[in-house]
RNA sequence: CUCUUAUCAAGAGCGACGGAGGGAUCUGGCCCUAUGAAGUCCGGCAACCGCGGUAAAGCAGCGGUGCCAAAUCCAGCAGGUGUGACCUGAAAGAUGAGGA
Repeated sequence: CUCUUAUCAAGAGCGACGGAGGGAUCUGGCCCUAUGAAGUCCGGCAACCGCGGUAAAGCAGCGGUGCCAAAUCCAGCAGGUGUGACCUGAAAGAUGAGGA
């Protein structure tokens, strides 16, 4: 980088450093942010994989990851409805596991 597959409306900071951006990308919205963005550390959440224990369900102890505003923030493409709006699906994306 690519393929398969599962999940993506729950949960997670009154901390330290830092000092202006951030919410994947493009477009359009809508938001967060000097009452402190990104990032780093600490802390926390969760339970996909491995290990261990247990009769099993399950349990999160250790290890490998992941995550910690808002549905993956919303829409874009297709279909539908009771059409100022809403619903379903796809695409794209994220993460885990497996494969080439």